Bacterial large signal recognition particle RNA from Candidatus Limadaptatus stercoravium, 264 nucleotides, folded computationally.
């Protein structure tokens, strides 16, 4: 130096607790790779050579052991930056009622509050007006023949006069239609009246007559008592940017050590 057989020695490791003390099961962290099986918390095994036990793979090197270095992960706590989730109305901002009347504001000796007494606003009726609507007086129109009058011409009868019927036109009228300011009646009315009569709790409002000094609660303010979860705020549990701390893994590095036997 090579090759073959072995034996060491590897096949994760760490912390906290437990325990005389060391390891293991169980709890936590790291970490995924040749490891399996029995045993264990009113535990289990063993004692400085500190799990037993019993099976496999690798096997002295790129492997293993010591020490060191240390890219970098993961994790605990705290401290922060931001964010979003529940829950609180016995927190604060906010709304809202009530109470006082301390400050400002208005008001009041040109007479305020409370109280009195009439009226009003309010209803019920009723007159008048005005108005809508209807009906009506009235005007107007309105009939081939089947309405009226009055019928030219023509017709009927006659011997003739006389007399009959009647179309068109023209006058009027009937039902109808239309008009209807002004007549007249009725029926109503988001109409009006300082027109009567009546009735009226309340609360406002005018006038009055007494009296004579406060009166109001807009603003502030205090006090109570209700409401809100948009925001702060209070608990709770989350995610994150950074910083430091614990714990642990750790690529590469670097120094150090690595048996035995048989061939070549």
């Nucleotide at each position: 130096c090579u090759g073959c057989g072995c034996u060491a020695g590897a096949c994760g490791g760490g912390g906290a607790g437990c325990c005389g003390g060391c390891g293991g099961u169980g709890c936590c962290c790291u970490g995924u790779a040749a490891a399996c099986u029995g045993c264990a918390a009113u535990c289990c095994g063993c004692c400085a050579u500190a799990g037993c036990a019993g099976u496999g793979u690798c096997g002295a090197g790129c492997g293993c052991c010591g020490a060191c270095c240390g890219a970098g992960g993961c994790u605990u706590u705290u401290c922060u930056u931001a964010u979003g989730g529940a829950a609180g109305g016995c927190c604060g901002c906010g709304c809202c009622g009530u109470a006082c009347a301390a400050g400002g504001g208005g008001u009041g000796u040109c007479g305020a509050u409370a109280g009195c007494a009439a009226g009003g606003u309010c209803c019920c009726g009723u007159g008048c007006a005005a108005c809508u609507g209807c009906a009506u007086a009235c005007c107007g129109u309105g009939a081939a023949c089947c309405g009226u009058g009055u019928c030219a011409g023509g017709g009927c009868u006659u011997g003739a006069c006389c007399g009959c019927a009647g179309c068109a036109g023209c006058a009027c009228u009937a039902a109808g239609c239309a008009g209807g300011c002004g007549u007249u009646g009725c029926c109503g009315u988001g109409u009006g009246c300082c027109a009567c009569g009546g009735g009226g709790a309340a609360a406002c409002u005018u006038u009055g007559a007494a009296g004579g000094a406060g009166c109001u609660a807009c603003c502030u303010g205090u006090a109570c008592g209700g409401u809100u979860u948009c925001c702060g705020c209070u608990u709770c549990g989350g995610u994150u940017c950074g910083a430091a701390c614990u714990g642990u893994c750790g690529g590469a590095g670097u120094c150090g050590g690595u048996g035995c036997g048989c061939a070549g």
Rfam family: Bacterial large signal recognition particle RNA. By type it is a non-coding RNA gene. The gene name in the source record is ffs. Taxonomically the source falls in Candidatus Limadaptatus (Bacteria, Bacillati, Bacillota, Eubacteriales). RNAcentral holds the sequence, with entries from ENA.